This is a predicted structure of a 73-nucleotide RNA (transfer RNA) from a bacterium.
[in-house]
C1' cells in the first nucleotide's frame, strides 16, 4: 500500500433479484411445579456496517468508504 474472505437480532448463524427478514442459544412473561430446573406456549429484540448505483423490485448484483480477518511485499 495491494489481494482475498466476511461485516443480517444481545450470541453463533441461515438467506445469493420478488416471504411480514429467519433458525438457534440467551432475555422476558405465562402454563406447570410445594420452590426451583426440565419441559410447553408467546412475546420483545433488525437503519442487513455506511453512501451511491443498477433495476419495475437490492439483506442479495455493481463501485466507494468503514470495520474485522487471511495473505504479499
Nucleotide at each position: 500500500g495491494g489481494c482475498c474472505g466476511c461485516g443480517u437480532a444481545g450470541c453463533u448463524c441461515a438467506g445469493g433479484g420478488g416471504a411480514u427478514a429467519g433458525a438457534g442459544c440467551g432475555u422476558c412473561a405465562g402454563c406447570c411445579u410445594c420452590c426451583g430446573g426440565a419441559g410447553c406456549u408467546g412475546a420483545a429484540a433488525g437503519u442487513c456496517g455506511c453512501a451511491g448505483g443498477u433495476u419495475c423490485g437490492a439483506a442479495u448484483c455493481c463501485u466507494g468508504c468503514c470495520g474485522c480477518g487471511g495473505u504479499c511485499g

Rfam family: tRNA. Rfam classes the family as a transfer RNA. The prediction has a mean pLDDT of 81.